[in-house]
Molecule: transfer RNA
Organism: Catenella fusiformis
RNA sequence: UUUCCGAUAGCUCAACGGUAGAGCAUAUGACUGUUAAUCAUCAAGGUUGUAGGUUCAAUUCCUAUUCGGAAAG
Numbered sequence: 001u002u003u004c005c006g007a008u009a010g011c012u013c014a015a016c017g018g019u020a021g022a023g024c025a026u027a028u029g030a031c032u033g034u035u036a037a038u039c040a041u042c043a044a045g046g047u048u049g050u051a052g053g054u055u056c057a058a059u060u061c062c063u064a065u066u067c068g069g070a071a072a073g
Stems, first nucleotide, its partner, number of pairs: 001072007010024004018056001026043001027041004049065005
C1' cells in the first nucleotide's frame, strides 16, 4: 500500500429493511438467624464507531472515513 473481517447496554454477543434483544454484571424484592447461593421483575442501562446517501421506514442496503484484527506484497 492492497484485500478481507469486525465495531450494537458496564462486559460477551444476537437481531428477513418494519417497536433494538439475550446471558453475565447492576438495582429492587422474595427466601435465610446473617452472608452467599437460588428465585422474581414490562426495573435500570443503547445517539447501533463517525459523516453522508437510498427508502414511507436502515443495526441491516450503498459511499466515504476512524479504530481494531487477519492475509498478501